A computed fold for a 350-nucleotide part of an RNA from a metagenome, annotated as small-subunit ribosomal RNA, central domain. RNAcentral holds the full RNA, with entries from SILVA. The coordinates come from a structure-prediction model, not an experiment, and the mean pLDDT is 88.
Context: one part of a larger RNA
RNA sequence: CUGGGCUUAAAGCGGGUGUAGGCGGAACGGUAAGUACUUUAGUGAAAUCCCCGGGCUUAACCCGGGAAUUGCUGGGUAUACUGUCGUUCUUGAGGUAGGCAGGGGUCACUGGAACCUUAGGUGGAGCGGUGAAAUGCGUAGAUAUCUAAGGGAACGCCUGUGGCGAAAGCGGGUGACUGGGCCUAUUCUGACGCUGAGACCCGAAAGCGUAGGUAGCGAACGGGAUUAGAUACCCCGGUAGUCUACGCCGUAAACGAUGCGUACUAGGUUCGAGGAUUCUGACAAUCUUCGUGCCGUAACAAAAGCGUGAAGUACGCCGCCUGGGGAGUACGGCCGCAAGGCUAAAACUC
Numbered sequence: 001c002u003g004g005g006c007u008u009a010a011a012g013c014g015g016g017u018g019u020a021g022g023c024g025g026a027a028c029g030g031u032a033a034g035u036a037c038u039u040u041a042g043u044g045a046a047a048u049c050c051c052c053g054g055g056c057u058u059a060a061c062c063c064g065g066g067a068a069u070u071g072c073u074g075g076g077u078a079u080a081c082u083g084u085c086g087u088u089c090u091u092g093a094g095g096u097a098g099g100c101a102g103g104g105g106u107c108a109c110u111g112g113a114a115c116c117u118u119a120g121g122u123g124g125a126g127c128g129g130u131g132a133a134a135u136g137c138g139u140a141g142a143u144a145u146c147u148a149a150g151g152g153a154a155c156g157c158c159u160g161u162g163g164c165g166a167a168a169g170c171g172g173g174u175g176a177c178u179g180g181g182c183c184u185a186u187u188c189u190g191a192c193g194c195u196g197a198g199a200c201c202c203g204a205a206a207g208c209g210u211a212g213g214u215a216g217c218g219a220a221c222g223g224g225a226u227u228a229g230a231u232a233c234c235c236c237g238g239u240a241g242u243c244u245a246c247g248c249c250g251u252a253a254a255c256g257a258u259g260c261g262u263a264c265u266a267g268g269u270u271c272g273a274g275g276a277u278u279c280u281g282a283c284a285a286u287c288u289u290c291g292u293g294c295c296g297u298a299a300c301a302a303a304a305g306c307g308u309g310a311a312g313u314a315c316g317c318c319g320c321c322u323g324g325g326g327a328g329u330a331c332g333g334c335c336g337c338a339a340g341g342c343u344a345a346a347a348c349u350c
Stems, first nucleotide, its partner, number of pairs: 003322004007304002012318001014202004021195003025089007033082002035078003039075005050066006092192001093189003096185005104178007111155001115151008126137002163170002207248006216242002221237004259317006267295003271291008300305001323350003332343004
């Protein structure tokens, strides 16, 4: 390289938008580039290999003839498929109209519970904490309790096996702006599609820069315990941080450890959003589209399991794997303020 693979053995990029490229629905016609031809011409050096004949006493070897040289180029013929050009179509795709649900996003305003602090009242010796204690707090009046004010962060019940989002993720209330989805109509465009190397954008937590903020919690750190020791687990404190704005970082068991799209292949059942029929209406029942869980047939699978949301049967495109360690390291390059990230070996060794 080929082949074979990628849920768990090595292997799906964390996610999206999309360029090139690859691939591409139905009908008719033109063309003939690909393609096909038992068609034609040229070329495909000679030798070698193969076949026939001949020459050295044979053979090896040599000589003559043929075949072959599976290819390339030009012409001819064919037009099923692919390409290309033109016309047409509606089922793919997109739009339009009507309806529906939602923690989808951004910004502003706002609410109550809890907590802490401050001020004041009551009160008067403990509180707190643990396995037990101690450090700690408290007669300068704590803890407890009541009133008022201030502050920051998070939103209990509803809450779900539930919803939304491409993923990360999203949960008090109200408003403004805004993205996507589903259902119904069959109203419009007429293949406008799928995938997507690069590229660009988003991307938890921690971390970084500048400015703010800091109630609670709390790496580091200090103290008290425990212990042989205790750089821990437990306790008392506590700085960064956690929060906001702007700018970086670009990583996670970023997981469904399962790339995206399309078609096809038994059923049963839960929940969510619609629609249709029956019905005066509601409920309910039946049918149906989309989403979301569970069980399960065939098939698949090493098994566990998966099973119309496939890990089944196929097709299109991308990414990735190729024994363990060395190593996701060194070197180089690119990116970053740094931390570091991305790309990515070899010697050696088993």